[in-house]
Overview:
The RNA shown here (FMN riboswitch aptamer (RFN element)) has 114 nucleotides. Its mean pLDDT, the model's own confidence on a scale to 100, is 84.
RNA sequence: GAUAAAACUCAGGGCAGGGUUAAAUUCCCGACCGGUGGUAAACCCCACGAAGCGAAAGCUUGAACCGGUGAAAUUCCGGUGGCGACAGUAUAGUCUGGAUGAAAGAGUUCUCUU
Numbered sequence: 001g002a003u004a005a006a007a008c009u010c011a012g013g014g015c016a017g018g019g020u021u022a023a024a025u026u027c028c029c030g031a032c033c034g035g036u037g038g039u040a041a042a043c044c045c046c047a048c049g050a051a052g053c054g055a056a057a058g059c060u061u062g063a064a065c066c067g068g069u070g071a072a073a074u075u076c077c078g079g080u081g082g083c084g085a086c087a088g089u090a091u092a093g094u095c096u097g098g099a100u101g102a103a104a105g106a107g108u109u110c111u112c113u114u
Base pairs, nucleotide, nucleotide: 001114002113004111006109007108008107009106010105017029018028019027031094032093033084034083035048036047037046038045043082044081051060052059053058064080065079066078067077068076086097087096088095
């Protein structure tokens, strides 16, 4: 340095301020957040996980354009937009709950072989 196996660890963020109301972090103004792998660095390209349905196989599963730079970017820079499971509750991406869970995956250790 490479390969294979095992064990272990880690693995999600966010309503400031204000309005209406008997009651809303749920409505309105506004604010804030963005799992994993791939690829020119991605919430909105491809794929996966989570979530829902099902006895299982399996099925379902959100959203972007324009301009610039460049060999290469729907990923960077500028601009303007859009999206976000289920249950509970005054209608929730942000509160509470399933969840001290599960998991895409990331890493460490040990052993063997070269």